Annotation: Transfer RNA from a Thermoplasmata archaeon, 73 nucleotides, folded computationally. Model confidence (mean pLDDT): 82 of 100. Lineage of the source: Archaea > Methanobacteriati > Thermoplasmatota > Thermoplasmata. It matches the Rfam family "tRNA".
RNA sequence: GGGCUAGUGGUCUAGUGGUUAUGACGUCGCGCUUACAACGCGGAGGUCGCCGGUUCAAUUCCGGCCUAGCCCA
Numbered sequence: 001g002g003g004c005u006a007g008u009g010g011u012c013u014a015g016u017g018g019u020u021a022u023g024a025c026g027u028c029g030c031g032c033u034u035a036c037a038a039c040g041c042g043g044a045g046g047u048c049g050c051c052g053g054u055u056c057a058a059u060u061c062c063g064g065c066c067u068a069g070c071c072c073a
Base pairs, nucleotide, nucleotide: 001072002071003070004069005068006067007066010025011024012023018056027043028042029041030040031039049065050064051063052062053061
């Protein structure tokens, strides 16, 4: 330098062109307990990597870029 794959709450992850983005762990509050853990209830937490394009509508499709990984040179 070229090709391929991936990027979604703090972490891991599901998902689909259509009204409010899924779950688990973690975290906060309450209950329970002498207390802790476990368990139950509730809450907060997301520019869906960035920019642009297509579309009535993009996290999803397309292009470029960035980052990470793999392969080739």